[in-house]
């Protein structure tokens, strides 16, 4: 120097002027009001794939069906996530991936090529006997083959619906029709079947409402320190508070510096040019998967030169 592997930050920073949205203090003509404080989209907010927290709903029960999951020990509220070690496949190699219990419970399925793929019999030797031994094909020729990310079995777990959940005010209708079932019926938050609780249920037409508040942002929250652990991850102490919109607010413009990218140039400059790719919260967290311009830090391998 050059090519890699693995972790880990970041995704422009100040400053003014204009606008938009919440919070707060003050003040008034009480309004879509002024004036002052602060404060406002991400590493994936994406996929809705998976695990909760959180609301409901069912006396929340029992089984079948039917889904997940599959080394071994750990972490975590859980998980199918994630650390570790084992083992296997890839790589000089740091590393990276892994479909992981059972093939004598049973079933399927093994292309071409071969005579033949699990109920064999082509060639040549041998034998009472395809009885034994060679060969040819082919990953495998009968050997308790091979496959279970093909059904299955095994072993473990598994209520459901979801913030469009719910709950609160207010206002308005038609406690409306019509057909069927009805206690030996119906109805009960994923399917059957018992068991419980209720006592109307179900289709259809027809009417009125569709507003406003909560829910809603103080959380399994975020940093920094020390201490336990190989690690994921936990302990304690110390400090922070970082959107809460509801047809959806979080922008725009100057001007500095830092940055990328071009020319010049030995540099040190100088000048010119982006605001860059992926893409925007919507109850919240905690993996995973997918997209992606750059920029920086730490560690570690490999190869080439020098010393």
């Nucleotide at each position: 120097g050059a090519a890699g592997c693995u972790g880990g930050c970041u995704a422009g920073a100040c400053a003014g002027u204009c606008g938009c949205c919440g919070c707060u203090c003050a003040c008034c003509u009480a309004g879509u009001g002024u004036g002052g404080g602060g404060g406002g989209a991400g590493g994936a907010a994406a996929g809705u794939c998976c695990g909760g927290g959180c609301u409901c709903c069912g006396c929340a029960g029992a089984g079948c069906a039917g889904a997940a999951u599959g080394a071994c020990g750990g972490c975590u509220a859980a998980c199918g996530g994630c650390c570790g070690u084992a083992c296997g496949u890839c790589g000089u190699g740091a590393g990276a991936c892994g479909a992981g219990g059972a093939a004598u419970a049973g079933g399927g399925c093994c292309a071409c090529a071969g005579a033949g793929a699990c109920g064999a019999g082509c060639g040549u030797a041998u034998u009472c006997a395809g009885u034994u031994a060679c060969g040819g094909u082919g990953a495998a020729a009968c050997g308790c083959g091979g496959u279970a990310a093909c059904c299955u079995c095994c072993a473990u777990u598994c209520g459901g619906a979801g913030c469009a959940a719910a709950g609160c005010c207010a206002a308005a209708u038609a406690g409306g029709g019509u057909a069927g079932c009805g206690a030996u019926a119906g109805c009960g938050u994923g399917g059957c079947u018992c068991g419980c609780g209720c006592u109307g249920c179900u289709a259809c037409c027809g009417g009125g409402u569709a507003g406003g508040c909560u829910g809603c942002u103080u959380g399994a929250g975020c940093g920094c320190a020390u201490g336990a652990g190989u690690a994921a991850u936990u302990a304690u102490g110390c400090g922070c508070c970082u959107a809460g919109a509801u047809g959806a607010a979080u922008g725009a413009c100057u001007g500095u510096c830092a940055g990328g990218c071009g020319u010049a140039g030995c540099a040190a400059u100088a000048c010119g040019u982006c605001a860059c790719a992926c893409a925007g919260a919507a109850c919240c967290c905690g993996g995973c998967u997918u997209a992606u311009c750059g920029g920086c830090c730490a560690g570690c391998u490999u190869c080439a030169c020098u010393u």

The RNA shown here (Bacterial RNase P class A) has 307 nucleotides and comes from a Methylophilaceae bacterium. The sequence was found by an Rfam model in a public genome assembly. Its Rfam family is "Bacterial RNase P class A". Its family is annotated with ribonuclease P activity, tRNA processing and dimeric ribonuclease P complex in the Gene Ontology. The family's RNA type in Rfam is ribozyme. Its mean pLDDT, the model's own confidence on a scale to 100, is 78.